[in-house]
C1' cells in the first nucleotide's frame, strides 16, 4: 500500500421500548436507553421490503420510507495474528 480484524488501546454509534414533537402512513427528529455494530460514517445508484394515491382488491403507473435489508459507490480511527 492492498486485504484482515485481537476477549488490544484510544474514540465512536446505538435496535427494542418509554416521552416529546413532525407527517395520511412508512417514518424523521430531541431526550432517556443499549440489543447490537469495524464502516451500525456518508450516498436511495439496483434489487427487496414498507407506506401513500388511482381502486372492490391486487398488479402496473406516480410519490415517499428504511444505507441497523443485500449489493453498489466513496471517505475513514486503531495494528495483534
Nucleotide at each position: 500500500c492492498c486485504a484482515c480484524g485481537a476477549a488490544a488501546a484510544a474514540g465512536g454509534c446505538a435496535a427494542a421500548c418509554c416521552c416529546g414533537u413532525g407527517g395520511u402512513a412508512a417514518c424523521g427528529c430531541g431526550g432517556g436507553g443499549a440489543c447490537g455494530c469495524a464502516a451500525a460514517g456518508c450516498c436511495a445508484g439496483u434489487g427487496c421490503c414498507c407506506u401513500u394515491u388511482u381502486a372492490c382488491a391486487u398488479a402496473c403507473g406516480a410519490g415517499g420510507g428504511u444505507c441497523g435489508u443485500a449489493c453498489g459507490g466513496u471517505u475513514a480511527c486503531c495494528g495483534a495474528a

Description: c-di-GMP-I riboswitch aptamer from a Gammaproteobacteria bacterium, 81 nucleotides, folded computationally. It matches the Rfam family "c-di-GMP-I riboswitch aptamer". Rfam links the family to the GO term cyclic-di-GMP binding. The prediction has a mean pLDDT of 83. Taxonomically the source falls in Gammaproteobacteria (Bacteria, Pseudomonadati, Pseudomonadota).